[in-house]
RNA sequence: CGUACGGGAGAGCGCCCACGUAACCAACGCGGGCCGCCGAAGGAGCAAUCCCUCCCCACAGACAACCUCUCAGGCACACGGACCGUACG
Numbered sequence: 001c002g003u004a005c006g007g008g009a010g011a012g013c014g015c016c017c018a019c020g021u022a023a024c025c026a027a028c029g030c031g032g033g034c035c036g037c038c039g040a041a042g043g044a045g046c047a048a049u050c051c052c053u054c055c056c057c058a059c060a061g062a063c064a065a066c067c068u069c070u071c072a073g074g075c076a077c078a079c080g081g082a083c084c085g086u087a088c089g
Stems, first nucleotide, its partner, number of pairs: 001089007012035001014034004019029003036075003042071001043069003049062002
């Protein structure tokens, strides 16, 4: 690093509209819009440090996360899920 298994948080079962099943209503499915919210797919930003130079400092450049942002994604269950453990390769 890959595969399999197990663990794995946060935040809306929000409102409106169209279509389909059905049709009295409700309900369900699907698509779009609006408002609120979350950070742990992915993405972006930042330190030490490195680089540059004869040496030092500064600028520029490179560069991490579970930190920051919230583009994407997500907000009942399920799915997904950073990361962790076990086994095999």